Background:
This is a predicted structure of a 475-nucleotide part of an RNA (small-subunit ribosomal RNA, 5' domain) from an uncultured bacterium. Model confidence (mean pLDDT): 85 of 100. It matches the Rfam family "Bacterial small subunit ribosomal RNA".
[in-house]
Context: one part of a larger RNA
RNA sequence: GGACGAACGCUGGCGGCAUGCUUAACACAUGCAAGUCUAGGGGCACUUCGGUGUCACUGGCGCACGGGUGAGUAACACGUAGGUUAUCUACCCCUAUCACAGACAUAACCCCGGGAAACCGGGGCUAAUAUCUGAUGAGGUCGCGAGAUCAAAGCUUCGGCGGAUAGGGAUGAGCCUGCGGCUGAUUAGCUAGUUGGUGAGGUAAUGGCUCACCAAGGCGACGAUCAGUAGCUGGUCUGAGAGGAUGAGCAGCCACACUGGGACUGAGACACGGCCCAGACUCCUACGGGAGGCAGCAGUGGGGAAUUUUCCGCAAUGGGCGAAAGCCUGACGGAGCAACGCCGCGUGAGGGAAGAAGGUCUUUGGAUUGUAAACCUCUUUUCUCAAGGAAGAAGUUCUGACGGUACUUGAGGAAUCAGCCUCGGCUAACUCCGUGCCAGCAGCCGCGGUAAUACGGGGGAGGCAAGCGUUAUCC
Numbered sequence: 001g002g003a004c005g006a007a008c009g010c011u012g013g014c015g016g017c018a019u020g021c022u023u024a025a026c027a028c029a030u031g032c033a034a035g036u037c038u039a040g041g042g043g044c045a046c047u048u049c050g051g052u053g054u055c056a057c058u059g060g061c062g063c064a065c066g067g068g069u070g071a072g073u074a075a076c077a078c079g080u081a082g083g084u085u086a087u088c089u090a091c092c093c094c095u096a097u098c099a100c101a102g103a104c105a106u107a108a109c110c111c112c113g114g115g116a117a118a119c120c121g122g123g124g125c126u127a128a129u130a131u132c133u134g135a136u137g138a139g140g141u142c143g144c145g146a147g148a149u150c151a152a153a154g155c156u157u158c159g160g161c162g163g164a165u166a167g168g169g170a171u172g173a174g175c176c177u178g179c180g181g182c183u184g185a186u187u188a189g190c191u192a193g194u195u196g197g198u199g200a201g202g203u204a205a206u207g208g209c210u211c212a213c214c215a216a217g218g219c220g221a222c223g224a225u226c227a228g229u230a231g232c233u234g235g236u237c238u239g240a241g242a243g244g245a246u247g248a249g250c251a252g253c254c255a256c257a258c259u260g261g262g263a264c265u266g267a268g269a270c271a272c273g274g275c276c277c278a279g280a281c282u283c284c285u286a287c288g289g290g291a292g293g294c295a296g297c298a299g300u301g302g303g304g305a306a307u308u309u310u311c312c313g314c315a316a317u318g319g320g321c322g323a324a325a326g327c328c329u330g331a332c333g334g335a336g337c338a339a340c341g342c343c344g345c346g347u348g349a350g351g352g353a354a355g356a357a358g359g360u361c362u363u364u365g366g367a368u369u370g371u372a373a374a375c376c377u378c379u380u381u382u383c384u385c386a387a388g389g390a391a392g393a394a395g396u397u398c399u400g401a402c403g404g405u406a407c408u409u410g411a412g413g414a415a416u417c418a419g420c421c422u423c424g425g426c427u428a429a430c431u432c433c434g435u436g437c438c439a440g441c442a443g444c445c446g447c448g449g450u451a452a453u454a455c456g457g458g459g460g461a462g463g464c465a466a467g468c469g470u471u472a473u474c475c
Base pairs, nucleotide, nucleotide: 001475002474003473006471007470008469009468010467013345014344015343016342017341019338020337021303026301027300028299030298031297032296035061036060037059039058040057042055043054044053045052046051068256069255070254078180079179080178081177082176083175084174087173088172092169093168094167095166096165097164098163100134101133102132103131109124110123111122112121113120114119139150140149141148142147154161155160182228183227184226189219190218191217194216195215196214197213198212199211200210201209231253232252233251234250235246236245237244238243258279259278260277261276262275281292282291283290284289309335311334312333313332317331318329319328320327321326348378349377350376351375358369359368360367361366383412384411385410386409387408388407392402419464420463421462422461423460424445425444426443430459431458432457433456434455440447441446
């Protein structure tokens, strides 16, 4: 000098665009953040008797995305380049073939009962694109072969929407490998499923992934093991570069979801707003038993030098469901707060010497503040008021949260708007008074003990400017 998710002190007019718990992955009141659907049978209400609305239930799809955080992790976690003849992939696209015949359950509902509640038990009725059986087998799987084995679901306003199997595509994912990126040797040896083989199990799939048996291997001064620290990257800051530092915001990947463990469902999870067990904590309780998980958006307490509204809207973009209308969406789009940052604008312009008054200094002559003010002429960026008033809508119509916002026009009046730091040298800028090694200053050198350009105040000056200084950190 530059930089910053900054903080603190003094000060503070406006706009645009960004950014805003770096600390306690501390605990959380309240509200919202994931639903949707004419597949089904019901309850209730209305009915023009066609049906409509609503509610829970069965069923389908979604809830594995989106959003948050950085605890853990030194690892194939990440980056990069490859491999997968060792693999899977719902929804979407293409192709081929099929969709035949039956069955008995169960929720809702009704009845009874238990419980404070959460909820639960018994009996009875019923449907389906729920479940099951048989048939068929283009095709798949297994087998040398003969052969064995594996499907399906209907609804309809007749337009369509769906179902099953197989092959291909697309997308997404799993696994493996080479290379690369922290510190410590005051950590030198580490290792028994350990290293390899055979066989088996398991998985979508390879593999000590797991198990039985066999062999005795495997890693290590090119730093194993241990310990400490840490999410990684594209990037960001700095620097002429090499490099150093860093990983907030945005984007990709990973990991986590009160702590630890586990599986279920599913195309996909070992699942933030699912389940089970254990633990800590909080809450309810009739003491028998129950409920909960903000590292989602707001918000509260706490910690801290320090970080915002319990806002508006689904109008746009995107997502889920649906044939659609549409519903849901704290993703997102916006507004609010904060000079926290960057950028832009303003606080007037021209003239004006009796160099006014006042202040300060003085050698008492004057000098300086200073064209500064007054005064004259002008302008209206800003400001106030009034009138008009968007684009953003994609889609013929309709549809805008932002917002009566931006912007435009008119009127008014210089009107509404300047501070902060410094002035001994480094370092641009000097005098007076007060103080008297006191009070104080200070980045370094150092100032202050009676004329202090270094402390405090006044005047003046220098620098930057809606900011200016200080502190912390990095280059």